This is a predicted structure of a 177-nucleotide RNA (Lysine riboswitch aptamer) from a Sporomusaceae bacterium. The RNAcentral record of the sequence draws on Rfam. NCBI's taxonomy places the organism under Bacteria, Bacillati, Negativicutes, Selenomonadales, Sporomusaceae. Rfam family: Lysine riboswitch aptamer. Gene Ontology term of the family: lysine biosynthetic process.

RNA sequence: GUGAUGCAUAGAGGUGCGAAUAUUAUCAGUAUGCACAAGAAGCCGCAAGCGAUGAUUUGUGCAGAAAGGAAUAUUCGCCGAAGCAGAACUUUGCGCAAAGUUUUGCUGGUUUUAUAUCGAAUAGGUAUAAAACUGUCGCCUGAGAAUGCCAGUUUCAGGUGAAGAGCUAUCUCACAC
Numbered sequence: 001g002u003g004a005u006g007c008a009u010a011g012a013g014g015u016g017c018g019a020a021u022a023u024u025a026u027c028a029g030u031a032u033g034c035a036c037a038a039g040a041a042g043c044c045g046c047a048a049g050c051g052a053u054g055a056u057u058u059g060u061g062c063a064g065a066a067a068g069g070a071a072u073a074u075u076c077g078c079c080g081a082a083g084c085a086g087a088a089c090u091u092u093g094c095g096c097a098a099a100g101u102u103u104u105g106c107u108g109g110u111u112u113u114a115u116a117u118c119g120a121a122u123a124g125g126u127a128u129a130a131a132a133c134u135g136u137c138g139c140c141u142g143a144g145a146a147u148g149c150c151a152g153u154u155u156c157a158g159g160u161g162a163a164g165a166g167c168u169a170u171c172u173c174a175c176a177c
Base pairs, nucleotide, nucleotide: 001177002176003175006172008170009169010168011167014079016078017077018076019075020074021073022072023071024070032063033062034061035060036059037058038057042050043049045094046093082107083106084105085104086103087102088101089100090099091098092097108134109133110132111131112130113129114128115127116126117125118124136162137161138160139159140158141157142156143155144154145153
């Protein structure tokens, strides 16, 4: 000096990912409460609870939400960011469901379409499949740039393949030449 292994630090992809706060619309004239009238024994997933002092239900009138999800703005944390699925455990009375922790697996990222599902929703989310765009690295082909030539380096274009435990830069440890 080169190669290459591991560690550390810092970065790139872009309608990039996630969280918090505020506002707005929707949720919805819904749930629910009160009053009147009808009606007459059950209501509720289980338990608990409520009900002849008339419940569940129906009609009318007067009041009338919220959560989740969405958009915008600001701030913060970041680039397996994060999302999803399986299993185990914890919390809410049990179940369902939700939240959290651990572990295994899949996905580079975005968009569109179709199906299914969640959702009040035609918004949006998630999963699967297909297509397009895009970033990284490897391989092949072509053209250009610096160099006298080869090789190599580098820029662009085309084709093709792979996955983030990836890629780039710097530093450092051991090893080889």